[in-house]
Source information: This is a predicted structure of a 344-nucleotide part of an RNA (small-subunit ribosomal RNA, central domain) from Solanum lycopersicoides. The RNAcentral record of the full RNA draws on SILVA. The organism belongs to Solanum, within Eukaryota.

Context: one part of a larger RNA
RNA sequence: CUGGGCGUAAAGGGCACGUAGGUGGUGAAUCGGGUUGAAAGUGAAAGCCGCCAAAAACUAGCGGAAUGCUCUAGAAACCAAUUCACUUGAGUAAGACAGAGGAGAGUGGAAUUUCAUGUGUAAAGGUGAAAUCCGGAGAUCUACGAAGGAACACCAAAAGCGAAGGUAGCUCUCUAGGUCCCUAUCGACGCUGAUGUGUGAAAGCAUGGGGAGCGAACAUGAUUAGAUACCCUGGUAGUCCAUACCGUAAACGAUGAGUGUUCGCCCUUGGUCUAUGCGGAUCAGGGGCCCAGCUAACGCGUGAAACACUCCGCCUGGGGAGUACGGUCGCAAGACCGAAACUC
Numbered sequence: 001c002u003g004g005g006c007g008u009a010a011a012g013g014g015c016a017c018g019u020a021g022g023u024g025g026u027g028a029a030u031c032g033g034g035u036u037g038a039a040a041g042u043g044a045a046a047g048c049c050g051c052c053a054a055a056a057a058c059u060a061g062c063g064g065a066a067u068g069c070u071c072u073a074g075a076a077a078c079c080a081a082u083u084c085a086c087u088u089g090a091g092u093a094a095g096a097c098a099g100a101g102g103a104g105a106g107u108g109g110a111a112u113u114u115c116a117u118g119u120g121u122a123a124a125g126g127u128g129a130a131a132u133c134c135g136g137a138g139a140u141c142u143a144c145g146a147a148g149g150a151a152c153a154c155c156a157a158a159a160g161c162g163a164a165g166g167u168a169g170c171u172c173u174c175u176a177g178g179u180c181c182c183u184a185u186c187g188a189c190g191c192u193g194a195u196g197u198g199u200g201a202a203a204g205c206a207u208g209g210g211g212a213g214c215g216a217a218c219a220u221g222a223u224u225a226g227a228u229a230c231c232c233u234g235g236u237a238g239u240c241c242a243u244a245c246c247g248u249a250a251a252c253g254a255u256g257a258g259u260g261u262u263c264g265c266c267c268u269u270g271g272u273c274u275a276u277g278c279g280g281a282u283c284a285g286g287g288g289c290c291c292a293g294c295u296a297a298c299g300c301g302u303g304a305a306a307c308a309c310u311c312c313g314c315c316u317g318g319g320g321a322g323u324a325c326g327g328u329c330g331c332a333a334g335a336c337c338g339a340a341a342c343u344c
């Protein structure tokens, strides 16, 4: 390389958009590039196979094959091309609907903390038990008031929305996508997608703000043989906001995207039709079982890991190693691409 694979054994890119490329509905006509059957030419000789041919060697002769190429006149199903048409794929419009989808602005109450004042007096706090710590300079508790920051109890759900990351107090503004549905419209405009572009939790980085609570680092107190930990008391970065970077996660459903085909049952979200007492039918989602089938087993099972097709990504014994070198990117941290010797 081939072959075989990728839920858990090695292996699905974090996710999308999209270029090239690959691939792709139905009917008709044209064409004859591919395709296909036929004829002819050529395919030097030697060689190969067969015959002459008999026991062996050598030699000569004859015939065949020679999967290829060229040319000629054909065929027209399929592929390609051109033209015309179609509507079921894709899109658009009308009507209806649901939603923590995104961005910005405003605003609300509970709680923690701090501060001010009143009342009040000796503890309070913390733990397995303690101590550090706090308190007669009046704490804890309690009442009222103020400040400030962050997060939004109940509702809340296997629920909803989003491509993924993610997304929740309430209101307003702007905005994206989706579903259903009688129709109308367009007429294959589709699918996938190397390179590329965008987006991408947390942590981290830069500048400027902010700083209540929590809290890496750090400092104590305990525990312990030790305790650079677990527990306690403090506490800086950070967590929050704005702008710019970083580009990684068990970025997980450890399951790429799309299309079609395949027993059933139960629950649930949003529509439509019907019935209106339960219900029934049908789309698009979210869950639980299960037939066939698949699987090494576990399990999956119309949201497939079943049966098929298209396109992309990836794997090829363990360690060395996601390391070295080199390159690209980054302020840095580092990220991406990514070996070999050697060894078992």
Base pairs, nucleotide, nucleotide: 003316004315005314006313007298008297012312014199015198016197017196021192022191023190025086026085027084028083029082030081033079034078035075036074038072040070041069042068048064049063050062051061089189091185092184093183095180096179097178101175102174103173104172105171106170107169108152113147114146115145117143118142160167161166204245206243207242208241209240213239214238218234219233221231256311257310258309259308260307261306264289265288266287267286268285269284270283271282272281273280274279293300294299317344318343319342326337327336328335329334